Predicted 3D model of a 383-nucleotide RNA (Bacterial RNase P class A) from uncultured Devosia sp. Lineage of the source: Bacteria > Pseudomonadati > Pseudomonadota > Devosiaceae > Devosia. It matches the Rfam family "Bacterial RNase P class A". By type it is a ribozyme. It was read from a public genome assembly, where an Rfam model found it.

RNA sequence: CCAGUUGACCGGGUGACCGCUGGCAUGAGGGUAACCUCAUGCUGGAGGAAAGUCCGGGCUCCUUCGAAACACGGUGACGGCUAACGGCCGCCGGGGGCGACCCCAGGGAAAGUGCCACAGAAAGCAAACCGCCCCGGCAUGCCGGGGUAAGGGUGAAAGGGUGCGGUAAGAGCGCACCGGGCCGCUGGCAACAGAGGCCGCACGGUAAACCCCACCGGGAGCAAGACCAAAUAGGGAUGACGCGGGGCAAGCCCCAGCCGGUUUUGAGGCCAGUCAUCCGGGUUGGUUGCAAGAGUAGCCUGGCAACAGGCGCCUCAGAUGAAUGGUCACCACGUCGCGUUCGCGCGGCCCUACAGAACCCGGCUUAUAGGUCAACUGGCGUU
Numbered sequence: 001c002c003a004g005u006u007g008a009c010c011g012g013g014u015g016a017c018c019g020c021u022g023g024c025a026u027g028a029g030g031g032u033a034a035c036c037u038c039a040u041g042c043u044g045g046a047g048g049a050a051a052g053u054c055c056g057g058g059c060u061c062c063u064u065c066g067a068a069a070c071a072c073g074g075u076g077a078c079g080g081c082u083a084a085c086g087g088c089c090g091c092c093g094g095g096g097g098c099g100a101c102c103c104c105a106g107g108g109a110a111a112g113u114g115c116c117a118c119a120g121a122a123a124g125c126a127a128a129c130c131g132c133c134c135c136g137g138c139a140u141g142c143c144g145g146g147g148u149a150a151g152g153g154u155g156a157a158a159g160g161g162u163g164c165g166g167u168a169a170g171a172g173c174g175c176a177c178c179g180g181g182c183c184g185c186u187g188g189c190a191a192c193a194g195a196g197g198c199c200g201c202a203c204g205g206u207a208a209a210c211c212c213c214a215c216c217g218g219g220a221g222c223a224a225g226a227c228c229a230a231a232u233a234g235g236g237a238u239g240a241c242g243c244g245g246g247g248c249a250a251g252c253c254c255c256a257g258c259c260g261g262u263u264u265u266g267a268g269g270c271c272a273g274u275c276a277u278c279c280g281g282g283u284u285g286g287u288u289g290c291a292a293g294a295g296u297a298g299c300c301u302g303g304c305a306a307c308a309g310g311c312g313c314c315u316c317a318g319a320u321g322a323a324u325g326g327u328c329a330c331c332a333c334g335u336c337g338c339g340u341u342c343g344c345g346c347g348g349c350c351c352u353a354c355a356g357a358a359c360c361c362g363g364c365u366u367a368u369a370g371g372u373c374a375a376c377u378g379g380c381g382u383u
Stems, first nucleotide, its partner, number of pairs: 001379010012331007020045011047354001051365002054363005059221004064267007072217005078090004092106001093104004107212002112210002114206003129152002131148007160178006179201001180199004185194003225288004235279007244255004257270003293315001295314001298311005334349006
């Protein structure tokens, strides 16, 4: 200098004027009420993904919690982090890459079932198309019988691979090495790895096919929910189940029934209505939930790291048909044209990428003009 890999950051700034909106202070007004509005001053006001709604939670409700089983759903090497996760970090195994690095839906095929199209002789118990060898008939070319799976063909895959020996020709038939299985030793928390010994040795592949194993899991969701004001019809019909029993002087107690998919069981409540379908009516007002956080910048300690603990400046949107904007000037970045003494100068364009909170948070995924930084890998060259 070129090419690449991984990680992180920015994605305009300043001033003035006008406008919108939250908070605080002061003052004024409106409304039957809940409550609302205006003026002035100060002050705050959209993202790295706010997106997708794919996961996990906080929170709210379902008259409610514990244990076990079933159904249904999710995850899947090992260890750790976390409130939790299907996330993150490290490491193991497999695959890709010269490499830095990247990818994996990574338990089980000896519990069972299914599938492997076409081609091919044959694809779950095998198989002989071409070929090779032996024997017989003989017309040197064919027929028949037997043996074979080393060579060739088909295919994603043909039942371990390479080599030597052996054989009529071959074949783990035997041997060496590789591969595989089993055994214990060493290292490691472990997944696993290493070296060694024994065994000719396997009964193919496929589970993001059904299934088996291990672990985890109630449901619905801020349009959840709570309150105030006002109004109506505390509405009607049909069906199913129930509206019960006992003790006691009343109260009260026991049994039965009901309480988030099913069943069993324990505790705690409720105990007269519940569920389903259809018809019909009222309210579409206001407040709250609603912004202080599993908080952020920064620093210290521990840890390979994710992260944990401690200190700590600061308080950084809360709308409701939905605010956070518009104009002007200058500067910056970029770009175009001209000139250049190669330092730069002049002029034009320049919210220009993807894109806008709606209860909040931790992740993942997707989109992204342009720019900056760091580390590492490969190549070329110089010293």